[in-house]
């Protein structure tokens, strides 16, 4: 120098290949109620995310391009 492959809530991870309703689901966690003499389990509710930026489209977490970080290959 080339090349692959990965970034999503605080934690893990679905969706991504084949764009499409609807605040982008779930689960742990953490807040609140609630139950209970108390806690702890249930249960209800909330909190919080698509690395950046630009294209392409009626629409982009998704598809194209650059750049950031990480890993792994060649040389």
């Nucleotide at each position: 120098g080339c090349c692959c492959c990965c970034a999503u809530c605080g934690u893990c991870u679905a969706g991504c290949c084949a764009g499409g309703u609807c605040c982008a689901g779930g689960a742990c966690a953490c807040g609140g109620g609630u139950c209970u003499u108390u806690c702890a389990a249930g249960c209800c509710c909330g909190c919080a995310g698509c690395a950046g930026c630009g294209g392409u489209u009626c629409a982009a977490a998704u598809c194209c391009g650059c750049u950031u970080g990480g890993g792994g290959g060649c040389a």
This is a predicted structure of a 75-nucleotide RNA (transfer RNA) from an Elusimicrobiota bacterium. The sequence is in RNAcentral, with records from ENA. Its Rfam family is "tRNA". Rfam's curators write: Transfer RNA (tRNA) molecules are approximately 80 nucleotides in length. Its mean pLDDT, the model's own confidence on a scale to 100, is 82.